This is a predicted structure of a 189-nucleotide RNA (FMN riboswitch aptamer (RFN element)). Of the family's consensus pairs, 96% are formed in the model. The sequence was found by an Rfam model in a public genome assembly. Its mean pLDDT, the model's own confidence on a scale to 100, is 75.
RNA sequence: GCGAUCCUUCGGGGUAGGGUGAAAUUCCCAACCGGCGGUGAUCCGGCUUUUCUGACAGCGAGAGCUCCGGCUCAGCUACAGAGAUCCGGUCAGUCCGUGACCCGUACGCAAGAGGUUAUACCUCCUGCGGCCGGUGGACCUGGUGUAACUCCGGGACCGACAGUACAGUCUGGAUGGGAGAAGGAAUCG
Numbered sequence: 001g002c003g004a005u006c007c008u009u010c011g012g013g014g015u016a017g018g019g020u021g022a023a024a025u026u027c028c029c030a031a032c033c034g035g036c037g038g039u040g041a042u043c044c045g046g047c048u049u050u051u052c053u054g055a056c057a058g059c060g061a062g063a064g065c066u067c068c069g070g071c072u073c074a075g076c077u078a079c080a081g082a083g084a085u086c087c088g089g090u091c092a093g094u095c096c097g098u099g100a101c102c103c104g105u106a107c108g109c110a111a112g113a114g115g116u117u118a119u120a121c122c123u124c125c126u127g128c129g130g131c132c133g134g135u136g137g138a139c140c141u142g143g144u145g146u147a148a149c150u151c152c153g154g155g156a157c158c159g160a161c162a163g164u165a166c167a168g169u170c171u172g173g174a175u176g177g178g179a180g181a182a183g184g185a186a187u188c189g
Base pairs, nucleotide, nucleotide: 002189003188004187005185006184007183008182009181010180017029018028019027031169032168033159034158035098036097037096038095043089044088045087046086049084050083051082052081053080054079057077058076059075062073063072064071065070093157094156102134103133104132107129108128109127110126112124113123114122115121139155140154141153142152143151161172162171163170
């Protein structure tokens, strides 16, 4: 330093303004928002090394030429700027995966009902559980370029369930769950 185990903390944003109506943050016009990890040609910072430029710079003990005044070349040097490499941070609602929500049954646990002499066993039903399974939304175009669904410009599109005048944005399940993030502990490998 990495892995395993345990603990703590953190872990989602958004209808301005207007129209219709008895009633809509739900319809219509319009506005606004984008979980987590990865990838990523984004952007920012930094060290080492290295390349180029400033540079016809400076040094030059080496080499060549010389009209002996010098000239040319190899080599060396601090600084500044730029690039490459490397390191750190950062970058996708629509790419790859994943969470919440929903569904399911095999499994496990628990309660209940029925059969039975029976707490066993069988059948049925309900609830809960997790490294279980499934479902689950959306992108084109122009530019740059070796390369872009990721960069830049433009225009689109998407968003669980329950409630209610039809909801991505209100209220509710939810003081829940959670992908994960950060920190810590002792031990083992």
Rfam family: FMN riboswitch aptamer (RFN element). Rfam describes the family as follows. The RFN element is a highly conserved domain that is found frequently in the 5'-untranslated regions of prokaryotic mRNAs that encode for flavin mononucleotide (FMN) biosynthesis and transport proteins.